[in-house]
RNA sequence: GCCUGGAUAGCUCAGUCGGUAAAGUAUGAGACUGUUAUUCUCAGAGUAGUGGGUUCAAGCCCCACUUUGGGCG
Numbered sequence: 001g002c003c004u005g006g007a008u009a010g011c012u013c014a015g016u017c018g019g020u021a022a023a024g025u026a027u028g029a030g031a032c033u034g035u036u037a038u039u040c041u042c043a044g045a046g047u048a049g050u051g052g053g054u055u056c057a058a059g060c061c062c063c064a065c066u067u068u069g070g071g072c073g
Base pairs, nucleotide, nucleotide: 001072002071003070004069005068006067007066010025011024012023019056027043028042029041030040031039049065050064051063052062053061
């Protein structure tokens, strides 16, 4: 330099044909327990890497950039 995958909650990640974002884990509170742990219940936490575009509507489609993994030279 060329090809290709990824970036979504603190972390690991799902998300159908574009229709308004889930789970696990962690954290906080409660129940249980002689205490801790385990287990159970509930809660908060996301303007989706950045900036534009298309659209009535974008995590999803298009462009540029940033960052990261793999392959080729």
Predicted 3D model of a 73-nucleotide RNA (transfer RNA) from Peromyscus maniculatus bairdii. It matches the Rfam family "tRNA". Rfam's curators write: Transfer RNA (tRNA) molecules are approximately 80 nucleotides in length. It is annotated as a transfer RNA. Model confidence (mean pLDDT): 82 of 100.